The RNA shown here (transfer RNA) has 73 nucleotides and comes from Chloroflexi bacterium OLB15.
Rfam family: tRNA. By type it is a transfer RNA.
Lineage of the source: Bacteria > Bacillati > Chloroflexota.
[in-house]
RNA sequence: UGCGGGGUAGAGCAGUGGUAGCUCGUCGGGCUCAUAACCCGGAGGCCGUAGGUUCGAAUCCUACCCCCGCUAC
Numbered sequence: 001u002g003c004g005g006g007g008u009a010g011a012g013c014a015g016u017g018g019u020a021g022c023u024c025g026u027c028g029g030g031c032u033c034a035u036a037a038c039c040c041g042g043a044g045g046c047c048g049u050a051g052g053u054u055c056g057a058a059u060c061c062u063a064c065c066c067c068c069g070c071u072a073c
Base pairs, nucleotide, nucleotide: 002070003069004068005067006066007065010024011023012022013021018055026042027041028040029039030038048064049063050062051061052060
């Protein structure tokens, strides 16, 4: 410098145009003599940033930022 992959809840990941989900964690309750396990319920995200396309964008397009890998000098 170029190419590729990635950035979504506290953590790890789904979601490829039409209500943003799963597991773990966390909070409350149940069960138990009690704890763990198990069961039920809740909170927590406007999707890296800024624009564009569209009736509608996490999703498509452009630029930029950050992480990983490859490549060239």